[in-house]
Model confidence (mean pLDDT): 83 of 100. Predicted 3D model of a 158-nucleotide RNA (Lysine riboswitch aptamer) from a bovine gut metagenome.
RNA sequence: GAUAGAGGCGCGGGGCUCAUCAGUAACGAACGCUAUAACCGCUUAAACGGGCGUUUGCGAAAGGGUGUUCCGCCGAAACUGCGCAGAUUUUAAGAUCUUCGCCGUUGGGUAAUGUGAUAAUAUCUCAUUAACUGUCACUGUCAAAGUGGAGCGCUAUC
Repeated sequence: GAUAGAGGCGCGGGGCUCAUCAGUAACGAACGCUAUAACCGCUUAAACGGGCGUUUGCGAAAGGGUGUUCCGCCGAAACUGCGCAGAUUUUAAGAUCUUCGCCGUUGGGUAAUGUGAUAAUAUCUCAUUAACUGUCACUGUCAAAGUGGAGCGCUAUC
């Protein structure tokens, strides 16, 4: 250098499913209100658009997730930051989300606490802590056990 492999509550994608979102938005009916107002269109300001409120009837979806299954895999992949472009009516500044590029971080998953995102107690980000687990090195007569390292690693074959 090439090829083939191993970590396990292992990683990613698609389908289906269930709950949440939410008795919310939208739509129908009745009643009330008449303003250069208030309210709604993610936030603030301006513009533009929609009349609005109460009660009642009917009643979602997306995004974010659970479970399961299929497929592809073992830097699998994930994520912070920066940059380009785009979506949320328009402009400016933010916020959230998406595609792509660059730098960087992380061996792997789990739990707890804090933190930010989120409608959220779900889930995710980041930080800290804890034990677990694969691997290599060192200590150990062997073993048990301990200490340390990082995937730019480890094993096998050539």
Of the family's consensus pairs, 100% are formed in the model.